[in-house]
Predicted 3D model of a 492-nucleotide part of an RNA (small-subunit ribosomal RNA, 3' major domain) from a metagenome. The RNAcentral record of the full RNA draws on SILVA. Rfam family: Eukaryotic small subunit ribosomal RNA. The literature on the family includes a 2001 paper in Science by Yusupov et al., "Crystal structure of the ribosome at 5.5 A resolution".

Context: one part of a larger RNA
RNA sequence: UGACGGAAGGGCACCACCAGGAGUGGAGCCUGCGGCUUAAUUUGACCCAACACGGGGAAACUCACCAGGUCCAGACAUAGUAAGGAUUGACAGAUUGAGAGCUCUUUCUUGAUUCUAUGGGUGGUGGUGCAUGGCCGUUCUUAGUUGGUGGAGUGAUUUGUCUGGUUAAUUCCGUUAACGAACGAGACCUUAACCUGCUAAAUAGUUGCAUUCACUUUUGUGGAUGAUCAACUUCUUAGAGGGACUAUAGACGUUUAGUCUAUGGAAGUUUGAGGCAAUAACAGGUCUGUGAUGCCCUUAGAUGUUCUGGGCCGCACGCGCGCUACACUGACAACAGCAGCAAGUAAUUCACCUUGGCCGGAAGGUCUGGGUAAUCUUCUGAAAUGUUGUCGUGCUGGGGAUAGUCCUUUGCAAUUAUUGGACUUCAACGAGGAAUUCCUAGUAAGCGCGAGUCAUCAGCUCGCGUUGAUUACGUCCCUGCCCUUUUGUACA
Numbered sequence: 001u002g003a004c005g006g007a008a009g010g011g012c013a014c015c016a017c018c019a020g021g022a023g024u025g026g027a028g029c030c031u032g033c034g035g036c037u038u039a040a041u042u043u044g045a046c047c048c049a050a051c052a053c054g055g056g057g058a059a060a061c062u063c064a065c066c067a068g069g070u071c072c073a074g075a076c077a078u079a080g081u082a083a084g085g086a087u088u089g090a091c092a093g094a095u096u097g098a099g100a101g102c103u104c105u106u107u108c109u110u111g112a113u114u115c116u117a118u119g120g121g122u123g124g125u126g127g128u129g130c131a132u133g134g135c136c137g138u139u140c141u142u143a144g145u146u147g148g149u150g151g152a153g154u155g156a157u158u159u160g161u162c163u164g165g166u167u168a169a170u171u172c173c174g175u176u177a178a179c180g181a182a183c184g185a186g187a188c189c190u191u192a193a194c195c196u197g198c199u200a201a202a203u204a205g206u207u208g209c210a211u212u213c214a215c216u217u218u219u220g221u222g223g224a225u226g227a228u229c230a231a232c233u234u235c236u237u238a239g240a241g242g243g244a245c246u247a248u249a250g251a252c253g254u255u256u257a258g259u260c261u262a263u264g265g266a267a268g269u270u271u272g273a274g275g276c277a278a279u280a281a282c283a284g285g286u287c288u289g290u291g292a293u294g295c296c297c298u299u300a301g302a303u304g305u306u307c308u309g310g311g312c313c314g315c316a317c318g319c320g321c322g323c324u325a326c327a328c329u330g331a332c333a334a335c336a337g338c339a340g341c342a343a344g345u346a347a348u349u350c351a352c353c354u355u356g357g358c359c360g361g362a363a364g365g366u367c368u369g370g371g372u373a374a375u376c377u378u379c380u381g382a383a384a385u386g387u388u389g390u391c392g393u394g395c396u397g398g399g400g401a402u403a404g405u406c407c408u409u410u411g412c413a414a415u416u417a418u419u420g421g422a423c424u425u426c427a428a429c430g431a432g433g434a435a436u437u438c439c440u441a442g443u444a445a446g447c448g449c450g451a452g453u454c455a456u457c458a459g460c461u462c463g464c465g466u467u468g469a470u471u472a473c474g475u476c477c478c479u480g481c482c483c484u485u486u487u488g489u490a491c492a
Base pairs, nucleotide, nucleotide: 004488005487006486007485008484009483010482011481012480013479016475017474020439021438022437023436024435027324028323029322031320032319033318034317035315036314043054044053065310066309067308068307069306071304076119077118078117079116080115086113089108090107092105093104094103123298124297126296127295128294132292134286135285136284137282138281139280144183145182146181148179149178150159151158152157162174164173165172188275189274190273191272192271194242195241198239199238200237201236204233205232206231207230208229209226210225211224212223213222214221215220245268247263248262249261250260251259252258326432330391331390332389333388334387335386336385343377344376352371353370354369356367357366358365359364398429403424404423405422406421407420445467446466447465448464449463450462451461452460
């Protein structure tokens, strides 16, 4: 000095509590993990920091696992065999899952590409993440880290980096043997909010005008069409800019840093939310991302590669993330009515988003079109929601598991049922013990939509909007983290 332990004092955090909300834990199902089973049920990861994670929704492929069958894609060198032929390919029959000449029978074909042996390569989702790079995660979303000159000490070291106040912050004020600095924090970047000011727009609109239709009671109201109409930019889009600096006032405060309240304001929690993110570490994860990679293993009866089939889905059971519910604030039926993110077809013959018409109860089919997209899908006329009606508290018209039959779609292929639809079947579940998770405002929760994966398939993930609460605005009691003081000790 201080990893670690004890004690004391401060400070902080909804991965802590308090006040609450939604739950999870109980049920059914989905999915991941363990176990069991199995030819195989490939495998990594196991407190936070494994378990809807590997972007891991696996029918084949993927694929690493299992049962089997081919092929060499064994470079190159040396030696051999060898043009009187090194070798290659093959119909049919047998054989085989197989229209694999794989092997055998039978012969034909080919012509120095190969074959044999040795050395040496190559490949490997084989091993080792405890040999590594890179990347990621975590300690750790907190405020921490470092050197120069000076001071103290023989020195390791220390001061700077602090009693106090303040801040989200080692943020500032101030104190001051320190002074002046660097990284981190902040600033910065992205995004969401404001602009009747600028620049514009037949790929966005508005208003007028013209033509026309309906309701009209006339002044009107509503709709359709104007690439041969005009003007404009409020709405929309996106460039340049502006805008907040906690502004102004009051109160508290060393009348400092700042905090609170009110006013104005589109905006006054760092304006909200993200990104980036120091020093030092972990024997955290990944050799299954890589034609990154050391070493080891294997290398033709292959751990290479490809083909067929199976498996990863198997079910006495235990655990985790979720979905659907247990109803009347509801279910069902009809009608009404409102979004925002986004995405979309020729690469390699591999056909994407789909309007409209017709057929069909539906799923879907078929014929035409539009779109390489602010132009078409698409005003994505979404769901929750609202109105009216039926039901009437009954495992009920709540719930929709499990089965049976039929139809449809994707695909070479659907059985262990890809998905979707119709009819029937109508299980548990009457609000969930001990435990435990997440959360402070357009947040939680409810509700749907889009994208990723995708031939097909969301109960997942990542985004997006819509409806929109209750309760704190605090504390250190629990759980942890940081700092200071003291003490003991490992190491040096």